[in-house]
RNA sequence: UUAUUGAGAGUUUGAUCCUGGCUCAGGAUGAACGCUGGCGGCGUGCCUAACACAUGCAAGUCGAGCGGGGUUGUGGAGAAGCUUGCUUCGAAGCGACCUAGCGGCGGACGGGUGAGUAACGCGUGGGUAACCUGCCCUAUACAGGGGGAUAACACACCGAAAGGUGUGCUAAUACCCCAUAAUACUGGAGUAUCGCAUGAUACAUCAGUCAAAGAUUUAUUGGUAUAGGAUGGACCCGCGUCUGAUUAGCUAGUUGGUGAGGUAAUGGCUCACCAAGGCGACGAUCAGUAGCCGACCUGAGAGGGUGAUCGGCCACACUGGAACUGAGACACGGUCCAGACUCCUACGGGAGGCAGCAGUGGGGAAUAUUGCACAAUGGGGGAAACCCUGAUGCAGCAACGCCGCGUGAGCGAUGAAGGCCUUCGGGUCGUAAAGCUCUGUCCUAUGGGAAGAACAAAUGACGGUACCAUAGGAGGAAGCCCCGGCUAACUACGUGCCAGCAGCCGCGGUAAUACGUAGGGGGCAAGCGUUAUCCGGAAUCACUGGGCGUAAAGGGUGCGUAGGCGGUCGACAAAGUCUGGGGUGAAAGGCUACGGCUCAACCGUAGUAAGCCUUGGAAACUUGUUGACUUGAGUGCAGGAGAGGUAAGUGGAAUUCCUAGUGUAGCGGUGAAAUGCGUAGAUAUUAGGAGGAACACCAGUGGCGAAGGCGACUUACUGGACUGUAACUGACGCUGAGGCACGAAAGCGUGGGGAGCAAACAGGAUUAGAUACCCUGGUAGUCCACGCUGUAAACGAUGAGUGCUAGGUGUCGGAGCCGACAGGCUUCGGUGCCGCAGCUAACGCAUUAAGCACUCCGCCUGGGGAGUACGCUCGCAAGAGUGAAACUCAAAGGAAUUGACGGGGACCCGCACAAGCAGCGGAGCAUGUGGUUUAAUUCGAAGCAACGCGAAGAACCUUACCAGGACUUGACAUCCUCCGCAUUACCAGUAACGUGGGAAAUCCCUUCGGGGACGGAGAGACAGGUGGUGCAUGGUUGUCGUCAGCUCGUGUCGUGAGAUGUUGGGUUAAGUCCCGCAACGAGCGCAACCCUUGUCUUUAGUUGCCAGCAAGUAAAGUUGGGCACUCUAGAGAGACUGCCGGGGAUAACUCGGAGGAAGGUGGGGAUGACGUCAAAUCAUCAUGCCCCUUAUGUUCUGGGCUACACACGUGCUACAAUGGCUGGUACAACGGGCAGCGAACCCGUAAGGGGGAGCAAAUCCCAAAAGCCAGUCUCAGUUCGGAUUGUGGGCUGCAACUCGCCCACAUGAAGUCGGAGUUGCUAGUAAUCGCGGAUCAGAAUGCCGCGGUGAAUGCGUUCCCGGGUCUUGUACACACCGCCCGUCACACCAUGGGAGUUGGUGGCACCCGAAGUCAGUUGCCCAACCGCAAGGAGGGAACUGCCGAAGGUGAAAUCAAUGACUGGGGUGAAGUCGUAACAAGGUAGCCGUAUCGGAAGGUGCGGCUGGAUCACCUCCUUU
Repeated sequence: UUAUUGAGAGUUUGAUCCUGGCUCAGGAUGAACGCUGGCGGCGUGCCUAACACAUGCAAGUCGAGCGGGGUUGUGGAGAAGCUUGCUUCGAAGCGACCUAGCGGCGGACGGGUGAGUAACGCGUGGGUAACCUGCCCUAUACAGGGGGAUAACACACCGAAAGGUGUGCUAAUACCCCAUAAUACUGGAGUAUCGCAUGAUACAUCAGUCAAAGAUUUAUUGGUAUAGGAUGGACCCGCGUCUGAUUAGCUAGUUGGUGAGGUAAUGGCUCACCAAGGCGACGAUCAGUAGCCGACCUGAGAGGGUGAUCGGCCACACUGGAACUGAGACACGGUCCAGACUCCUACGGGAGGCAGCAGUGGGGAAUAUUGCACAAUGGGGGAAACCCUGAUGCAGCAACGCCGCGUGAGCGAUGAAGGCCUUCGGGUCGUAAAGCUCUGUCCUAUGGGAAGAACAAAUGACGGUACCAUAGGAGGAAGCCCCGGCUAACUACGUGCCAGCAGCCGCGGUAAUACGUAGGGGGCAAGCGUUAUCCGGAAUCACUGGGCGUAAAGGGUGCGUAGGCGGUCGACAAAGUCUGGGGUGAAAGGCUACGGCUCAACCGUAGUAAGCCUUGGAAACUUGUUGACUUGAGUGCAGGAGAGGUAAGUGGAAUUCCUAGUGUAGCGGUGAAAUGCGUAGAUAUUAGGAGGAACACCAGUGGCGAAGGCGACUUACUGGACUGUAACUGACGCUGAGGCACGAAAGCGUGGGGAGCAAACAGGAUUAGAUACCCUGGUAGUCCACGCUGUAAACGAUGAGUGCUAGGUGUCGGAGCCGACAGGCUUCGGUGCCGCAGCUAACGCAUUAAGCACUCCGCCUGGGGAGUACGCUCGCAAGAGUGAAACUCAAAGGAAUUGACGGGGACCCGCACAAGCAGCGGAGCAUGUGGUUUAAUUCGAAGCAACGCGAAGAACCUUACCAGGACUUGACAUCCUCCGCAUUACCAGUAACGUGGGAAAUCCCUUCGGGGACGGAGAGACAGGUGGUGCAUGGUUGUCGUCAGCUCGUGUCGUGAGAUGUUGGGUUAAGUCCCGCAACGAGCGCAACCCUUGUCUUUAGUUGCCAGCAAGUAAAGUUGGGCACUCUAGAGAGACUGCCGGGGAUAACUCGGAGGAAGGUGGGGAUGACGUCAAAUCAUCAUGCCCCUUAUGUUCUGGGCUACACACGUGCUACAAUGGCUGGUACAACGGGCAGCGAACCCGUAAGGGGGAGCAAAUCCCAAAAGCCAGUCUCAGUUCGGAUUGUGGGCUGCAACUCGCCCACAUGAAGUCGGAGUUGCUAGUAAUCGCGGAUCAGAAUGCCGCGGUGAAUGCGUUCCCGGGUCUUGUACACACCGCCCGUCACACCAUGGGAGUUGGUGGCACCCGAAGUCAGUUGCCCAACCGCAAGGAGGGAACUGCCGAAGGUGAAAUCAAUGACUGGGGUGAAGUCGUAACAAGGUAGCCGUAUCGGAAGGUGCGGCUGGAUCACCUCCUUU
């Protein structure tokens, strides 16, 4: 010197992009809590009550300063006893040790805490010429003489104590005086040098003043003065240092001066006098919060947060005040006073201060031992030995943090047992375990054993610790959280919107990877999670690094102050800027390198920073000064344009009113009406008059203005812009916080005015209501003058200014040039549209920028609460401006996309309407459903798309329901064992099944053992369930809809969702086809291919047919014969807009025509795209899960599904004459038939019976009606209609009572064509007529088919319904059966107001006034000095004064808490009233204002488009 440096995710939507909030992943902590816990090292440990403290300790030391005292050694003067040389006592002196007191030094350090403090407190850098400094160092000089006291001690006294008083004695390094003395200090006058200034320094001179202490072991040490140093401190200054303006004014010693006092020292620090200043939007004052820093955490950084441990500074020491001593304090373990509290007391008085170390109580979620040692480091005292040291070194407790280690290693598959899961096969835990072979970190035992000790020796609290050696044995050592996404990791069971989870999104309502448990898995690991807090992610306050057209956000507009920014060319300066040097940046910490503990944490050594100060230099840029310039800006001159403003005057049209005339019954108004006006003459019409307001046409995305705004004409006054010119000034400019002015409508005040219009109001309508929309009236107001208000969707939702960046085309106002006089070109200023680059989330903007840049101002930071509350300012009021919080939500929002929807638009289709025909709805009956009933009336189906539906057929059976009786391996399936041989007539009995009896003896295969099938008995696996869930499913089906749509690949466009294709112009039944086109192709649908029907040909003729020939009959294809025809059923043909003409783009196609049986998909059918409806079905079937298992299974008898005040659907039959009845007579097709169809013939009135020909069918049978021909009835409840009922029969069937069908006779109900409403049908259709079939023993008016007869109408697409395409709006996406607003009621929550109440805080005023400093004081007291003395100097006490804490009183202020009641707000699955908004939301919406109303809201006035639709005008684009 370089490098070591940046990650995102979830959540708004059906989906997308954006904006934007919320949340998560990371790191950190003096932490706490839950579960768990082996070892060691290094750190850390009251964040709360600066709450209160028992007990012990934390500051003493010096006898080498002093006099004493004590103990002891020595000493022995001297004394006593006597046993006369012994014993005892013993002073002085000399030692040793200890020591209360005086004295010295230290208790101002060390240690604790963070209450206060927003301050020169702290940080950083300076200053002191304005200062001090004990101990220490250096240097110089000195230490002579004297004096008076006082503790201790003794005695006396007081007191409970603490303590004190008096008298007397005594010492000093205690105190005092004198001497000596300067480079000390003070004063006087002087010279030189220096300094920014006060001034400083040096030199010489004169005068005055001030010192001292000794001790000792004789080495030393201490003392005094001065100078210097070092160290430590004091004061001053620049800069930096939180939040609030809903705190804007503050200040009286206040600001300055002079003088004095005071201090170590400057200074209003204090005082006297004088002046009136000082601070403040660059935020004073006030309020809140807070010790500051080195640093610590985080971050890529810039930043943000923090201020534990360690270090620096400050402040404090129970609370408040005060001084004393001292070098230093206004003093944590000193003093005095006041206060609160605690303790002692003899009640008189006293004592105390752990925010030192331990420890206690308390508070709290929470924080340790009343330990060891002065061995080390350091401190105090001492000459030293040494003493003291809760500083410190260590130990103890705590996973509180960081770091390290361990809980074993290798081999080991019957993949053991066991657990869990399972598709039952298996998988997994899992080499995991067991087992075998090893190792010994930690651990245990034993032995050894430090460094830390400096300084020759001695000296270790830690500590027998670290460490080493040997031995022992896998033995003693793993948990916690998580497993839906974010986010690594999945299954089972339990639970069933419960219990619970949750950081966000969100899980849980019977198959929960989301709850709980288990197995498994993931992560971390002696820890793991949770909670709290900080940074990050968040570019989410954006300096680095954001925005403001529509998402939050441009002030309504201008003028302008401060401020910010500023054109060209020189010169100078050097503030910013750049560069070099110096100082500082304490240590620790961080980073880098190296080193020491086995590693690491930890520790050591070296290097390294921004900032600030200072100094030398540079001069491009910014800045300052100065000189010049003209292009920015302005002035002059010459012009033209204009609804620019103000005032005065004038004009015509129209409305209304008045008068008069004409005139007669209405007018007016609406969707329709009514209120209203009018026979007292309206409306209409004519003439005249009055009055007010507004100015048609011109008129134009034309003009003017700063905006609001301005529109008849004339005049006067007046502002601005533009063009041309280039004479003048010479940067004079831009922006603009505050400020000032203007500012639509509504509104307010005073006075006028008042025609029309018109809030409120009244009436009439509408309506469920209608405080509205509509109508008739109508007052404020609208108008004028003067004054106020100051807001609007005051909008281009786009601040102002300057420069730059393609064009095209209109238009307004000028100018120039050219010109043929039509115009063209150039240019300046305005105003529109289109469009490139660029920008944008997109929409869009685009020289009139939302592009590229610069300058200045305003504003935004999730939604709601709320533009609300409180406070303040303004206002007459209404109100405006400024403008929160609690609480609550995970969104709110912008643009665009796809759908869906619209009482939006355009186009098109459909028996959708219309035009018709026949019905339904009324009656009776049939049938289904609801409801009701019932023991049961089994179940399902529910708008269209349930209801003659499942059911193509309930007397038993069916049958699922009910009552009762039975069975339990079961009615049915498989497996096993044993016995038997399938089995079946028959009888008894039962309500019936079950049951009992009894007879006959029989099947197949065989290797003859037996096996199979079948029956019985037994055991268990299992059977069985029409039990639940169609919202767990498969399959099947309905519906939109036989509607024309639905998609894909590639390409292209778009950030993307998506678009394009598929839109457009035509056309079609059709996304059918043609043309065009950034699309080109393709798929599923459409169409066609399939079936049927309509024509023809051909082939083939039996059971079909019969033209010709023949036979034959009462008749007859009956027979021979034939296959021409009909027909049958095979194969073909045919129709393709192929041909012609018109239209059309010459296309697709369409219209008409020809030919043709058929003509434009000929008719009909089958065929149903992607999907929708959690559509239907668990009761067709299948099936997951759940449930039942002597029953929810099986079986039997009887009953029920058939009930019946009622309601609805679908049908049948009718109401009659187009008919009924009677008689006669004709013509089908589809089909069915052996447990069958059943002919002829006979019987019966008939149903039917007898009969049994024919027919397994083109052969036989079932087998036609309407029609037609006649007759009768004659409009009636009938000769219509047939219900109901009675009687008698028939048929099926074990059985017709509940509960079948049919026949005959009798009975003969309702009904005379059906309200509102509603259904089907467009041609062989509707209508009408009969026939057949399935089911079925029997039982159709139903269903599915068949043929016969056979219409009417269709102008057309305005409307109703449904659908398709395009487009438009949307606040919908569960998609309009959507969404959503407000009052009211209930519950809860926070909050505003509130008579007040309570408490705190700070200042102010007054009173009182402790201690204490200072000052004063005649008097009182006093040893040192002077003096012989008196007395003096000096001192003390006391008193007084100023100041002065606590206390008291008072008025206001402010902050909290609380308060009857009250206001709105928020939240809350299913409350009430309406329907305001979103579509033209059904009266377009919204903004401001006024007014009214239960509520949303309505209405008036003005404004906006962020209004749909239609038309017109203008402009643009293309040709």
A computed fold for a 1519-nucleotide RNA from Mesobacillus sp., annotated as small-subunit ribosomal RNA. Its mean pLDDT, the model's own confidence on a scale to 100, is 84. Taxonomically the source falls in Mesobacillus (Bacteria, Bacillati, Bacillota, Bacillaceae). Its Rfam family is "Bacterial small subunit ribosomal RNA".